[in-house]
RNA sequence: GGGUCUUUAGCAAAGUGGAUAAUGCGUCCGACUUCUAAUCGGAAGGUCGGGAGUUCGAUCCUCCCAAGACUCA
Numbered sequence: 001g002g003g004u005c006u007u008u009a010g011c012a013a014a015g016u017g018g019a020u021a022a023u024g025c026g027u028c029c030g031a032c033u034u035c036u037a038a039u040c041g042g043a044a045g046g047u048c049g050g051g052a053g054u055u056c057g058a059u060c061c062u063c064c065c066a067a068g069a070c071u072c073a
Stems, first nucleotide, its partner, number of pairs: 001072007010025003018056001027043005049065005
């Protein structure tokens, strides 16, 4: 340098054109408990890596860029 793939909350991870974008762990608050842990209830937390385009409408399709993984030379 070429090719393929990945990027969604602190971490993991679903969603593949139309829903207020799931879920688990973690965090915070409460209940329970002598206390802690466990358990149960609730809450907060996302410019869906950045930009542009297509579309009535984009996390999803296209292009460019960035970071990473694998691979070819």
Transfer RNA from Bathycoccus prasinos, 73 nucleotides, folded computationally. The coordinates come from a structure-prediction model, not an experiment, and the mean pLDDT is 82. It matches the Rfam family "tRNA". Rfam classes the family as a transfer RNA. It is recorded under the gene name tRNA-Arg-TCT-1-1. The organism belongs to Bathycoccus, within Eukaryota.